[in-house]
RNA sequence: AACUCAUCAAGACCAGCUGAGGGAAAGGCCCUUUGACGCUGGAGCAACCGUCAGGAAAUCAGACCGAUUUUCUGGAAAGGUGCUAAUUCCUUCAAGACGGAAGCUUCCGUUUUGAGAGAUGAGUC
Numbered sequence: 001a002a003c004u005c006a007u008c009a010a011g012a013c014c015a016g017c018u019g020a021g022g023g024a025a026a027g028g029c030c031c032u033u034u035g036a037c038g039c040u041g042g043a044g045c046a047a048c049c050g051u052c053a054g055g056a057a058a059u060c061a062g063a064c065c066g067a068u069u070u071u072c073u074g075g076a077a078a079g080g081u082g083c084u085a086a087u088u089c090c091u092u093c094a095a096g097a098c099g100g101a102a103g104c105u106u107c108c109g110u111u112u113u114g115a116g117a118g119a120u121g122a123g124u125c
Stems, first nucleotide, its partner, number of pairs: 002124007013042005021031003025092004043084003048080002051075010088117001093114010
């Protein structure tokens, strides 16, 4: 880098360094010299993996105790990540509903659902 699965409406900021951009792309709209982005230190949030307790199922072993795997619920937050402006900031593609404009099929607006893209984690190669 690629593939698979899960989640993405909640939550959580200070200091130091630096000095002009940043919010993935485009459009919009925002943040920003009252210091952005980035780096470092500390703090915090969450609970994906891991961990602890309990329930269920399957398999193994079978006298009992048990072991493994999957799954559900809950706890803690020492470990591996992640995150700490705005719903993934909003939209982009398709379909439905409602409303409007032109006039029989388009366009526009609102909204819902799905897809795509992206982010993060876990796994595979």

Background:
This is a predicted structure of a 125-nucleotide RNA (SAM riboswitch aptamer (S box leader)) from Hyphococcus sp. Taxonomically the source falls in Hyphococcus (Bacteria, Pseudomonadati, Parvularculales, Parvularculaceae).